Context: one part of a larger RNA
Molecule: small-subunit ribosomal RNA, central domain
Organism: uncultured Clostridiaceae bacterium
RNA sequence: CUGGGUGUAAAGGGAGUGUAGGCGGGAUGUCAAGUCAGAUGUGAAAUCCCCGGGCUUAACCCGGGAGCUGCAUUUGAAACUGAUAUUCUUGAGUGAAGCAGAGGCAAGUGGAAUUCCUAGUGUAGCGGUGGAAUGCGUAGAUAUUAGGAGGAACACCAGUGGCGAAGGCGACUUGCUGGGCUUUUACUGACGCUGAGGCUCGAAAGCGUGGGGAGCAAACAGGAUUAGAUACCCUGGUAGUCCACGCUGUAAACGAUGAUUACUAGGUGUGGGGGGAUUGACCCCUUCCGUGCCGGAGUUAACACAAUAAGUAAUCCACCUGGGGAGUACGACCGCAAGGUUGAAACUC
Numbered sequence: 001c002u003g004g005g006u007g008u009a010a011a012g013g014g015a016g017u018g019u020a021g022g023c024g025g026g027a028u029g030u031c032a033a034g035u036c037a038g039a040u041g042u043g044a045a046a047u048c049c050c051c052g053g054g055c056u057u058a059a060c061c062c063g064g065g066a067g068c069u070g071c072a073u074u075u076g077a078a079a080c081u082g083a084u085a086u087u088c089u090u091g092a093g094u095g096a097a098g099c100a101g102a103g104g105c106a107a108g109u110g111g112a113a114u115u116c117c118u119a120g121u122g123u124a125g126c127g128g129u130g131g132a133a134u135g136c137g138u139a140g141a142u143a144u145u146a147g148g149a150g151g152a153a154c155a156c157c158a159g160u161g162g163c164g165a166a167g168g169c170g171a172c173u174u175g176c177u178g179g180g181c182u183u184u185u186a187c188u189g190a191c192g193c194u195g196a197g198g199c200u201c202g203a204a205a206g207c208g209u210g211g212g213g214a215g216c217a218a219a220c221a222g223g224a225u226u227a228g229a230u231a232c233c234c235u236g237g238u239a240g241u242c243c244a245c246g247c248u249g250u251a252a253a254c255g256a257u258g259a260u261u262a263c264u265a266g267g268u269g270u271g272g273g274g275g276g277a278u279u280g281a282c283c284c285c286u287u288c289c290g291u292g293c294c295g296g297a298g299u300u301a302a303c304a305c306a307a308u309a310a311g312u313a314a315u316c317c318a319c320c321u322g323g324g325g326a327g328u329a330c331g332a333c334c335g336c337a338a339g340g341u342u343g344a345a346a347c348u349c
Stems, first nucleotide, its partner, number of pairs: 004320003007303002012317001014201004021194003025088007033081002035077008049065006091191001092188003095184005103177007110154001115149007125136002162169002206247006215241002220236004258316006266294011298305002322349003331342004
């Protein structure tokens, strides 16, 4: 190379955008690079293969043939690929008319609750646990009423509901803004798919500078438990959690399932549109997009998947090749650091 795979056995990149590259819809004409056919030249000999012969045989040697699957030149063919020209509309995009949405960013506003402060009422407990204690409280706590401050999160609605490429997004209002879906057939006319590198985004924790700090809470302190208890339980409590700007770039970043396209029984929910029918918002029929469940063929080692495929095919990318050593060492690149990315071997079973 051929070949086999990637839901759970090793294996889908965290996600997007896009460069090179690879692949690419219908019709007609031309060219002839790939492709196919013929001819000529070359493809040394030996070797290999076939036939025959010589050493007693074989190895070995000799003769003949085929072959040397290649390259170059030339003459043709034109289905396919390619190139080029013209063209088409179904892929793709644009326009027009509508629709739904926690999509993003910014500013403002609101109520419930916790905590704290002030004042009133009020008196001896409160809190906590399996039971306690540490803790708080006669300097008046807990409870309750009124007022105030501040920060964070948005009960119900809420739904295998919605939106987003993924991470993710949930009070309300306003502004700015991205994407999607449906209908239409008005426009462009293959403008497409994928995508090594590159670039951008990327939960939580962590880092830098400056703010903020109610609750919660690594570390830490104390009380318990225990043989011990560097824990589980309790009382406290600092980073952090929040905001702005910058960095980090990782997750069981999961559907453990790459993207795109086409095809292949049904049934039943649910979300957003369109059409028909109807007196009608309902119900019914139909259609497109999404999201669930069940299930046939088929697939699968089984579990299961099953039009949202793990079925049947095609294109492109990524990745796998026994366990440990090891996602380690070394080197390189990135980072303020923590560390990240790339990524072995000896040895061993």